Predicted 3D model of a 346-nucleotide part of an RNA (small-subunit ribosomal RNA, central domain) from a metagenome. The full RNA is in RNAcentral, with records from SILVA.
Context: one part of a larger RNA
């Protein structure tokens, strides 16, 4: 490097958006670049092939073709491809009307809990365990009642449910704002796909200032448990757990399944739209599940959401350990992240 292959065996890039590149819908017309065809030169010799021939054969030598799969000029073809021009709507986009839904963002408000306070009522207990004990508790605790203040999160609705590119998103509610499907078939007329690099986005933890701390709680401390317990249970508890504003840039970032588009039995439930007949439905379009069939798999499985059939582009993989380490470089305040090996070894 071919080749094969990437759901579980090594291997799909956390996810978009777009650069350059690759790749591309319908009819026509031109031009002939890259394709095909002729036909000239040229492609040294030897060497390699064939056919004859000489050394007794052979190796080896001669000699004749052919072959040197190119390159260069010339005449031609025009199907694909190119490249320039017209053209079309079915790819994409656009208007226009309506819908949908925990998509964003900033605002405002709202009840139960919980925890503090402060008064009341009351009296020895509470409170935790497998069993206790640390702890609170006559300086009146738990338990009740009222009032106040704080922070977080948001029971029931709730669903195999929705939305969003992915992280991830749920109390009402106002203001911005983003997309998604329908439905018209009005307009634009290939305006498409994929995307090295780049740029943005990107749970938790974690950094940095500054605030805020109700609650759960790394780290600690105590009580237990145990041959020990540096742990599981118990009682505290600091960072964190919440905002801002910057930074990290990773996760089993998972469907362990890249994107895009075509095709390819069937049955079924669910979300949003339209909706013929005529009044709750037949079908259809979009999305989300559930089970099978051919096919496909190394099985389990995968089956119009594909792991099936094909076609475009990225990205990765090459035995197990050394190792996601070591040096370099880049990026970070650091923590650390990207790139990313060798030598030994089995």
């Nucleotide at each position: 490097u071919u080749g094969g292959g990437u759901u579980u065996a090594a291997a799909g890039g956390g996810u978009g958006c777009g650069u350059a590149g690759g790749u591309g819908g319908u009819a026509u017309u031109g031009u002939a670049a890259g394709u095909c065809a002729g036909u000239g030169g040229u492609g040294a010799a030897a060497u390699u092939c064939u056919g004859u021939a000489g050394c007794u054969u052979a190796a080896c030598u001669a000699u004749a073709g052919a072959a040197c799969u190119g390159c260069c000029a010339u005449u031609g073809a025009u199907a694909c491809u190119a490249c320039a021009g017209u053209u079309c709507u079915u790819g994409a986009g656009u208007a226009c009307a309506a819908u949908u839904g925990a998509g964003g963002u900033a605002g405002g408000c709202g009840g139960a809990a919980u925890g503090u306070g402060c008064a009341g009522u009351g009296u020895a207990g509470c409170g935790g365990u497998g069993a206790a004990a640390u702890g609170c508790u006559u300086a009146g605790a738990u338990a009740u009642u009222g009032c106040a203040c704080a922070g977080a999160a948001c029971a029931c609705c709730a669903a195999u449910u929705g939305c969003g590119a992915a992280g991830g998103c749920a109390g009402c509610u106002u203001a911005c704002u983003a997309a998604a499907c329908u439905g018209u078939a009005a307009c634009u007329g290939a305006c498409a796909c994929u995307g090295a690099g780049g740029c943005a986005c990107g749970a938790a933890a974690g950094c940095a200032u500054g605030g805020g701390g109700a609650u759960c709680g790394a780290a600690c401390a105590g009580g237990a448990u145990u041959a020990g317990a540096u742990a599981c249970c118990c009682u505290g508890g600091u960072a964190g757990u919440c905002c801002a504003u910057g930074c990290c840039g990773u996760a089993a970032a998972c469907g362990a399944u890249g994107a895009u588009u075509a095709c390819u039995c069937g049955a079924u439930g669910u979300a949003u739209g339209c909706g013929a007949u005529a009044u709750a439905u037949a079908g259809u379009a979009u999305g989300c599940g559930u089970c099978u069939a051919a096919g496909c798999g190394a099985a389990a499985g995968c089956a119009u959401u594909a792991a099936g059939u094909a076609a475009u582009c990225c990205a990765c993989c090459u035995g197990g350990g050394g190792a996601g380490u070591a040096c370099g470089a880049c990026c970070g305040c650091a923590a650390g992240g990207u790139u990313g090996a060798a030598a030994c070894u089995c």

The prediction has a mean pLDDT of 86.